[in-house]
RNA sequence: CAAGUAAACCGGGUGACCGCUCCUUCUUCGGAAGGAGAGGAAAGUCCGAACUCCGCCGGGUAGGAUGCUGGGUAACGCCCAGGAGGGGCGACCCUACGGAAAGUGCCACAGAAACAAACCGCCCCCCGAUUCAUCGGGGAGCAAGGGUGAAAUGGCGAGGUAAGAGCUCACCAGCGACCGGGCGACCGGUCGGCUGUGCAAACCCCAUCCGGAGCAAGACCAAAUAGAGGGACGAUGGGACGCCCGGCCUGUUCCCAGGGUUGGUCGCUCGAGCCUUCUGGUAACGGAAGGACUAGAUAGAUGGUCACCAUCCCGAUAAGCGCAAGCGCAUCGGGAUACAGAACUCGGCUUACAGGUUUACUUGGCUC
RNA sequence: GGCCCGUUGGUGUAGUGGUUUAACAUGCCACCCUGUCACGGUGGAGAUCGGGGGUUCAAAUCCCCCACGGGUCGCCA
Numbered sequence: 001c002a003a004g005u006a007a008a009c010c011g012g013g014u015g016a017c018c019g020c021u022c023c024u025u026c027u028u029c030g031g032a033a034g035g036a037g038a039g040g041a042a043a044g045u046c047c048g049a050a051c052u053c054c055g056c057c058g059g060g061u062a063g064g065a066u067g068c069u070g071g072g073u074a075a076c077g078c079c080c081a082g083g084a085g086g087g088g089c090g091a092c093c094c095u096a097c098g099g100a101a102a103g104u105g106c107c108a109c110a111g112a113a114a115c116a117a118a119c120c121g122c123c124c125c126c127c128g129a130u131u132c133a134u135c136g137g138g139g140a141g142c143a144a145g146g147g148u149g150a151a152a153u154g155g156c157g158a159g160g161u162a163a164g165a166g167c168u169c170a171c172c173a174g175c176g177a178c179c180g181g182g183c184g185a186c187c188g189g190u191c192g193g194c195u196g197u198g199c200a201a202a203c204c205c206c207a208u209c210c211g212g213a214g215c216a217a218g219a220c221c222a223a224a225u226a227g228a229g230g231g232a233c234g235a236u237g238g239g240a241c242g243c244c245c246g247g248c249c250u251g252u253u254c255c256c257a258g259g260g261u262u263g264g265u266c267g268c269u270c271g272a273g274c275c276u277u278c279u280g281g282u283a284a285c286g287g288a289a290g291g292a293c294u295a296g297a298u299a300g301a302u303g304g305u306c307a308c309c310a311u312c313c314c315g316a317u318a319a320g321c322g323c324a325a326g327c328g329c330a331u332c333g334g335g336a337u338a339c340a341g342a343a344c345u346c347g348g349c350u351u352a353c354a355g356g357u358u359u360a361c362u363u364g365g366c367u368c
Numbered sequence: 369g370g371c372c373c374g375u376u377g378g379u380g381u382a383g384u385g386g387u388u389u390a391a392c393a394u395g396c397c398a399c400c401c402u403g404u405c406a407c408g409g410u411g412g413a414g415a416u417c418g419g420g421g422g423u424u425c426a427a428a429u430c431c432c433c434c435a436c437g438g439g440u441c442g443c444c445a
């Protein structure tokens, strides 16, 4: 210098004018002054909680979610560290990664066969024919070769054999036992017999977890009001959103449809929160001390215009500077500044994002 | 704001619960029929299943992430 990897961050600034929401103070009730006013994702609503309501408790079943190990956390499907597998020369990245000798099911087409396999083929024996090369029939052996397929009964080499075969041996993969290391996933070594496909994001099995609804939850004030109608029941109804059973409670009702009211206050913003320092821990994260808190609308505020500056892109350049035609700096003109916008609140994930900054590291080239 | 549902030729649907041809109706095009049009008959084109990724030998179908659309005081106080 070029290409790249990982992490963190910014994501326009200043001024003037006009305008919006909330709070405080003042008020001649018209308003005036001062202060505050979106995000890293406020988004998607994909997970987990907090909070609120649904009288309560227990059991069974259905259903759903997660899935290597250890830790973190209020909790999680999130995060951290590690293991295994895969990708990359590398920095590094990715993984729904339990169980296929519990069972069931599936594996189209092709192929003899997709589960425990003789189609072609190889070899031996017998019989027959014979042109002495072989051919036909029968019996027995063989998974070495061919062929089909996504997948064919461990791979490869040597020995061995009539031909073959873990039949035997070396190496590798897998399984089991023992020993050693590690909390563990797992790793390393020795020995053994030689090994019996894949799919569980198919049913399923195992382990763990799960009541439902959601701030339009819900509480209060005000306003309005309506009796009647249909259905269930006559001994059972109700107890909110899977079903069944039992206990308890309530108790004559419960459900459906329709009508009226549709204003205000609270919930509503100080919180498992944020910043700095120290400290425990590899880390996620925890602890201590100090500090600052400043959106809360309810058809929904947080904006618009102008000027200058900043960054980027495009075009032009007579003259200026640098080196080698051409570029770069500079100058002039034009354009752009993203994604997106709170609505009860947090912790995550995912997705979108013009352009830019910083740190650490890798590979390659050049120079000293 | 919350919650729920859907996306397959131009249109309306089926199919799917894994494999060989994505089917039907209507519409469209050509030909036949008719003096002409319609009806009718014959033949044909037209969808890689909203987009991307994953699992699998194999995905419209199973899983994940997006996009778009719909329901709404007759899903909600």
Stems, first nucleotide, its partner, number of pairs: 001364010012309007020037007039339001043350002046348004051214004056247006063210005068082005083097001084095004098205002103203002105199002119146002121142002124139006154172002157169003173195001175192007218266004229256004237250003262445001274291007310337008320329004369444002371439005378394004396412005418434005
Two RNAs folded together computationally: RNase P RNA and transfer RNA, 445 nucleotides in total.
Rfam match: Bacterial RNase P class A. The family's RNA type in Rfam is ribozyme.
Its mean pLDDT, the model's own confidence on a scale to 100, is 76.